Predicted 3D model of a 133-nucleotide RNA (SAM riboswitch aptamer (S box leader)) from Catenulispora acidiphila. Its mean pLDDT, the model's own confidence on a scale to 100, is 79.

RNA sequence: CGCUCAUCCAGAGGAGCUGAGGGACCGGCCCUACGACGCUCCGGCAACCAUCCGUUCUGCCACCUCAUCGUGGCACGGCGCGGUGCCAACUCCGGCCCACCCGGCAGCCGCCGAGCCGUGGGAAAGAUGAGGA
Numbered sequence: 001c002g003c004u005c006a007u008c009c010a011g012a013g014g015a016g017c018u019g020a021g022g023g024a025c026c027g028g029c030c031c032u033a034c035g036a037c038g039c040u041c042c043g044g045c046a047a048c049c050a051u052c053c054g055u056u057c058u059g060c061c062a063c064c065u066c067a068u069c070g071u072g073g074c075a076c077g078g079c080g081c082g083g084u085g086c087c088a089a090c091u092c093c094g095g096c097c098c099a100c101c102c103g104g105c106a107g108c109c110g111c112c113g114a115g116c117c118g119u120g121g122g123a124a125a126g127a128u129g130a131g132g133a
Stems, first nucleotide, its partner, number of pairs: 001132001003131006013042005021031003025095004043087003048083002052078003058075006091125001096122005102113004
């Protein structure tokens, strides 16, 4: 950065400094002088990347072989020293679209309408990681 992919119902807080806002935007609803947000230190969570380790059962790929065997990689599991990230509320909830739900019509398939209350699905936006330019 109008780029790509993956994930987003789990998990994890204390102290010090500061002093009025914060939860991205809008609407709600929350947090907050019993000190939020932010910064620092310590602690923790998780396992995206990297490293390392394991299984050989299974599957895939590559190499080798006449074949079996074998070797390597990936999937899988583990570890957490390293690079990030995170530690109120599901990304706090909704926002846009669709379906159900609701009302009317219809013999059936179905059609029309209303509405954003509820349920489900999908987008959009955002966040984080790994890449790209």